[in-house]
């Protein structure tokens, strides 16, 4: 100094002026609000809605089936498909990176085309032996097609062809034998929580590949969801009850008229949020007309919260101390101007230095990527102008 490769962090700042929003606290009031004053007011993903949950209902009942997830091994975590770490396989010189990581011997399914033949397969071109028959013959035999067997070692085909070199043997051949090698199975021995890992021994066992095909196998899930889910008003109409000028008013209590069809323990309709089973609620309950009413408030932010430090642990995290309170709207708030500062861009712009690439000052314009809470966390994904640190690995140079 270049190149790689891995991880974190910022993503404007100051300053004036005017104007939002929750909370607070002062004074005022015609009680409907007015004004002043402080505190505090978008994000690393607030996007996706792909997990997991916390809270809230379903009376949390017990079991099947379907369905749906995970998918080495160990820790971590409130959980989780998600983090750490390792372990195998594959890539890469390395640092690193990737893996839909359990089963092909439980079945069932798929491997175009090619090529004989893609799964207990087979002979296209070939190697070896018999036969009969036909030409030639120096009488050893050659050749040439036919048919019967024997072979898969050589050669083609393909993404793969019944391991593989080298040997024995054989008519020719073949793991048929045999020696090393690779895989498979078994069996000891050390290593390790363990997934494995080393090392040695036996056995000719050697016939694929796909499960991110379908399905087995192990393992885990109730269900719906902040539009959950709760509480006060209103209400057309009737009850009562007080007070009363017999006109009316106010309070409680209930829930609107009209028709109709089931049913009140021989159970109508409902719940156990896919179905079965069983189990519970239950006197209304569901259809057609018409009508009232759509309002305020709670949930709603103190968290599996954040920041500092010790200590344990390879880490992920976890434990102790210790400090902070950091939006909660509800047609929906945090904006707008202007100054100046910085960090980038743009430029047929000026000037300097330099061969030249480039670079360094002025000048002019421009805050400029992705992007806006709505019950809340933890996590993955997914976009992202532009700056900045950290560690590692490679390669060239210098000391």
């Nucleotide at each position: 100094c270049g190149a790689g490769c891995c991880g974190g962090c910022c993503g404007g700042g100051c300053g004036g002026c005017c104007g939002c929003g929750u909370g607070g606290g002062a004074u005022c009031u015609u009680c409907g609000g007015a004004u002043c004053c402080c505190c505090c007011g978008a994000g690393g993903a607030a996007c996706g809605u792909c997990c997991g949950g916390g809270c809230u209902c379903c009376a949390c009942a017990c079991g099947g089936c379907a369905g749906g997830g995970u998918g080495g091994u160990g820790g971590g975590u409130a959980a989780c498909g998600c983090c750490c770490a390792c372990c195998c396989g594959g890539g890469g010189u390395g640092a690193c990176c990737c893996g839909c990581g359990g089963g092909a011997c439980a079945g069932u399914g798929c491997c175009a085309c090619a090529g004989a033949a893609a799964a207990c397969a087979g002979a296209c071109c070939g190697c070896c032996g018999g036969g009969a028959g036909c030409u030639c013959u120096u009488c050893g035999g050659a050749g040439c097609g036919c048919u019967c067997g024997g072979u898969a070692a050589g050669g083609g085909u393909g993404a793969a062809a019944c391991g593989g070199u080298g040997g024995u043997g054989u008519a020719a051949g073949a793991g048929a034998c045999c020696a090393c090698c690779a895989g498979u199975g078994c069996c000891c021995a050390g290593g390790g929580u363990g997934a494995c890992c080393u090392g040695g021994g036996c056995a000719g066992c050697u016939a694929g590949g796909u499960a991110a095909a379908c399905c087995c196998c192990a393992c885990c899930c109730g269900g719906a969801g902040c539009a959950a889910g709760g509480u006060c008003a209103a209400g057309a109409g009737g009850a009562g009850c007080c007070g009363u000028u017999c006109a009316c008013g106010g309070c409680u209590c209930u829930g609107c008229g009209c028709g109709g069809a089931c049913g009140u323990u021989c159970g109508a309709g409902g719940g156990c949020u896919g179905c079965c089973c069983g189990c519970c609620c239950g006197a209304g309950u569901c259809c057609g007309c018409g009508g009232g009413u759509a309002g305020a408030c709670c949930g709603c932010a103190c968290g599996a919260g954040c920041c500092c430090g010790c200590c344990g642990g390879c880490a992920a995290c976890g434990g102790c101390g210790g400090g902070c309170c950091u939006a909660g709207a509800u047609g929906g708030a945090u904006g707008g101007c202007c100054g100046c500062c910085u960090c980038c861009c743009c430029g047929c712009g000026g000037c300097c230095c330099g061969c030249a690439a480039g670079g360094g000052c002025c000048c002019g314009g421009g805050a400029g990527a992705c992007a806006g809470a709505a019950c809340c966390c933890g996590g993955c994904g997914u976009a992202u102008a532009g700056g900045u640190c950290g560690a590692c690995u490679c390669g060239u140079c210098c000391g």